[in-house]
RNA sequence: GCGGGGCGCCGGGCGGCCGCGCGCGGGGUGCAAGCCCUGCGGGAGGAAAGUCCGGACUCCACGAAGCGACGGUGCCGGGUAAUGCCCGGGCGGCGCAAGCCGACGGAAAGCGCCACAGAGAAGAAACCGCCUCGGGUCCGCCCGGGGCAAGGGUGAAACGGUGGGGUAAGAGCCCACCGGGGGGGCGGCAACGUCCCCCGCACGGCAAGCCCCACCGGGAGCAAUGCCGAAUAGGGGCCGCAGACGGGGUGCUUCGCCUCGCGGUCCGGGUUGGCAGCUUCAGGUUCCGCGGCAACGCGGGAUCGAGAUGAAUGGUCGCCCAUCCGGGCUCGCCCGGGGGACAGAAUCCGGCUUACAGGCGCCCCGCAUAU
Numbered sequence: 001g002c003g004g005g006g007c008g009c010c011g012g013g014c015g016g017c018c019g020c021g022c023g024c025g026g027g028g029u030g031c032a033a034g035c036c037c038u039g040c041g042g043g044a045g046g047a048a049a050g051u052c053c054g055g056a057c058u059c060c061a062c063g064a065a066g067c068g069a070c071g072g073u074g075c076c077g078g079g080u081a082a083u084g085c086c087c088g089g090g091c092g093g094c095g096c097a098a099g100c101c102g103a104c105g106g107a108a109a110g111c112g113c114c115a116c117a118g119a120g121a122a123g124a125a126a127c128c129g130c131c132u133c134g135g136g137u138c139c140g141c142c143c144g145g146g147g148c149a150a151g152g153g154u155g156a157a158a159c160g161g162u163g164g165g166g167u168a169a170g171a172g173c174c175c176a177c178c179g180g181g182g183g184g185g186c187g188g189c190a191a192c193g194u195c196c197c198c199c200g201c202a203c204g205g206c207a208a209g210c211c212c213c214a215c216c217g218g219g220a221g222c223a224a225u226g227c228c229g230a231a232u233a234g235g236g237g238c239c240g241c242a243g244a245c246g247g248g249g250u251g252c253u254u255c256g257c258c259u260c261g262c263g264g265u266c267c268g269g270g271u272u273g274g275c276a277g278c279u280u281c282a283g284g285u286u287c288c289g290c291g292g293c294a295a296c297g298c299g300g301g302a303u304c305g306a307g308a309u310g311a312a313u314g315g316u317c318g319c320c321c322a323u324c325c326g327g328g329c330u331c332g333c334c335c336g337g338g339g340g341a342c343a344g345a346a347u348c349c350g351g352c353u354u355a356c357a358g359g360c361g362c363c364c365c366g367c368a369u370a371u
Base pairs, nucleotide, nucleotide: 001367002366003365004364005363006362007361008360009359010358012320013319014318015317016316017315018314020043022041023040024039025038026037027036028035029034045342049353050352052351053350054349055348056347057221058220059219060218070217071216072215073214074213075089076088077087078086079085090104091102092101093100094099105212106211110210111209112206113205114204127152128151129148130147131146132145133144134143135142136141160178161177162176163175164174165173179201180199181198182197183196184195185194186193187192225276226275227274228273235267236266237265238264239263240262241261246260247259248258249257250256283304284303285302286301287300288299289298290297291296321340323338324337325336326335327334328333329332
């Protein structure tokens, strides 16, 4: 210098003026509520997003435990309030490497499935082929019986692989190594690793198919929930008036039956609305010390802190910065113009995932070159 990997950070800055909503004050006015003027403080994010996990909190349900159903998680150890998150490790895959990725328990409990192709897809098979016997022959070979599975062919996968011996040809038939199974020793908390002995091989794959095993899990969510509470309409109690002359229903008419009022007062529910919940806590950032490989924990210090509810967090001007376009040239500066992504709190917190113009820092790997 080129290419690659990991971790972390910023994501426009400063100032003037005018606004918006929140908190705490001051002044004026007013009995008060309020209104007007005014000062100070603070006012979006790394994802505020998706609402996918885990919790806090609230209400509802529930005597406890076990079992079952349903849902979830799934190598091992640790961290955490908790997790499906994070850290470390193991195993497998990818990469020359730094590193990255993995639904990564059980296929020897049972059931099921394995498309197409192929002879055969799980107690199997013989299409081409190899060997042998008998018969035929136009001497090319053909027909029939038996043995075989090495080679070819199909497939994602063919009932261990490679090599040698062996054989009529073959075959774990025999042997060595690799793979596999069983037992034991050693190391490790464990996943697992490693060594020794035995077995010629019996056990194909799929559990993001049912299933089995282990562990976890009540339901609903801040529009939770609690409080205050008008006007109007409607409900109930009591008192007073009226009590069938009337209205409504029974399809119509008569009869019958059922039912309905007005005023006052009290009670309870409850709509609009208001208040609480509401933001200071498992809190963020950062520094030091200690423990730990780390995630993180413990102790001490500093600093920061939106709380709206049709829902504030904005507009404008100037200067500057990254960057782009055009022009100039003394070649890294000048002039003119454009211009900053994704997005935007809504009970709060911890994660994950997704979106993102541009930029910065540190560490590591490979190649090339120079010293």
About this RNA:
Predicted 3D model of a 371-nucleotide RNA (Bacterial RNase P class A) from Jannaschia ovalis. Rfam family: Bacterial RNase P class A. Its family is annotated with tRNA processing, dimeric ribonuclease P complex and ribonuclease P activity in the Gene Ontology. Rfam classes the family as a ribozyme. NCBI's taxonomy places the organism under Bacteria, Pseudomonadati, Pseudomonadota, Roseobacteraceae, Jannaschia. A source record names the gene rnpB.